[in-house]
RNA sequence: UUCUCAUCCAGAGGAGGCAAGGGACCGGCCCUGUGACCCUCCGGCAACCUGUUGAAGACGAAGUCUGCAACAUCGGUGCCAAUUCCGGCAGGUGGGCGGACACCUGAAAGAUGAGAG
Numbered sequence: 001u002u003c004u005c006a007u008c009c010a011g012a013g014g015a016g017g018c019a020a021g022g023g024a025c026c027g028g029c030c031c032u033g034u035g036a037c038c039c040u041c042c043g044g045c046a047a048c049c050u051g052u053u054g055a056a057g058a059c060g061a062a063g064u065c066u067g068c069a070a071c072a073u074c075g076g077u078g079c080c081a082a083u084u085c086c087g088g089c090a091g092g093u094g095g096g097c098g099g100a101c102a103c104c105u106g107a108a109a110g111a112u113g114a115g116a117g
Stems, first nucleotide, its partner, number of pairs: 001117008013042005021031003025088004043080003048076002050072005056066004084109001089106006
């Protein structure tokens, strides 16, 4: 950096350092000198990978594998303002038509993980 798959309305912050921006992009709306963002330390959340167990299923057996459920959290990641902060594109419903707007569904984009290149 590319591809595939899964998830994204839950959850979890203190201290120190630095100093002006930050929330991916655009619009909105927020956060921020009462010090944000970022970095370090400590703490925490969660359960993707991981481990254990269970009942199934597949593969002639031992055994291995697959998805599911429960539990664990030493380890590899991740995360700890706001639903991915909200919207952006398409379709539908309501709004008498159209528009603003609200709601629903799906997509796109993004993030994280696992696998492959």
Annotation
The RNA shown here (SAM riboswitch aptamer (S box leader)) has 117 nucleotides and comes from a Chloroflexota bacterium. It was read from a public genome assembly, where an Rfam model found it. The source organism's lineage runs through Bacteria, Bacillati and Chloroflexota. Its mean pLDDT, the model's own confidence on a scale to 100, is 82.